[in-house]
Order: sequence, then structure tokens, then C1' cells
RNA sequence: GCUCUCAUAGUUCAACGGAUAGAAUGCAGGAUUGCGGAUCCUGUGAUGCAGGUUCGAUUCCUACUGAGAGCA
Repeated sequence: GCUCUCAUAGUUCAACGGAUAGAAUGCAGGAUUGCGGAUCCUGUGAUGCAGGUUCGAUUCCUACUGAGAGCA
């Protein structure tokens, strides 16, 4: 330099172009316990950035940013 893949809660992962973007874990509060742990209940929190297509975009297209892989 060329080609390709990926980017979503603090973390690990889901989500036919249409549901309130969901689960586990973490964190906070409560129940329970002599105190903790475990267990149960409630809460918390996310689509890398900028445009485009569309009635509607996490999803499709383009550029950029970052990470990774292959070729040279």
C1' cells in the first nucleotide's frame, strides 16, 4: 500500500428493516442471616463518529476513527 472482519450497558454476548434495544454478570437498595456468603425481589446502565437510502436503520450504503486478520 491492497483486501477482509469487527465496534451495542462497567464486562461477556443477543437483537427478519418495525415490540419499551434484551440476557447473564457487575453495581445500588431491600428481604433473609447472630455477621457474612448463597438465595429471592426491586432499581441502574449501551447502539464509535458524520452523512445517505427508507414511512421506519443496531441492522442496508458511503466516508472517517479505533481494533484485528490476510496478502505484498
This is a predicted structure of a 72-nucleotide RNA (transfer RNA) from a Patescibacteria group bacterium. Lineage of the source: Bacteria > Bacteria candidate phyla. Its mean pLDDT, the model's own confidence on a scale to 100, is 80. It matches the Rfam family "tRNA". The same sequence occurs in records of 2 taxa.